[in-house]
């Protein structure tokens, strides 16, 4: 130098092809419950969707180029 994957909640991923209110599971905080704790149960708590411009009435999803990170070919 080329070619393909991945980048979303504190952490593990969905969701993205087919545009239309941003999820789940673990964690965190509070309560119930127990002499205490763990465990259960209830209720809270989560996001500039890697930057950025562009198409669009509308973008996490479609296009460009960029920056990280991982394979593979030379």
């Nucleotide at each position: 130098g080329g070619a393909c994957c991945c980048g979303u909640a504190g952490c593990u991923c969905a969701g993205c092809c087919u545009g239309g209110u941003g999820g789940a599971g673990c964690g965190u905080u509070g309560g119930u419950c127990u002499u205490a704790u763990a465990a259960a149960c209830c209720a809270a708590u989560g996001g500039u969707c890697g930057u950025g411009c562009g198409u669009u009435c509308a973008a996490a999803u479609c296009g460009c180029a960029c920056c990280g990170g991982g394979u593979c070919c030379a």

RNAcentral holds the sequence, with entries from ENA. The RNA shown here (transfer RNA) has 74 nucleotides and comes from a Candidatus Aenigmatarchaeota archaeon. NCBI's taxonomy places the organism under Archaea, Nanobdellati, Candidatus Aenigmatarchaeota. Rfam family: tRNA. From the family's description: Transfer RNA (tRNA) molecules are approximately 80 nucleotides in length. Its family is annotated with triplet codon-amino acid adaptor activity in the Gene Ontology. It is annotated as a transfer RNA.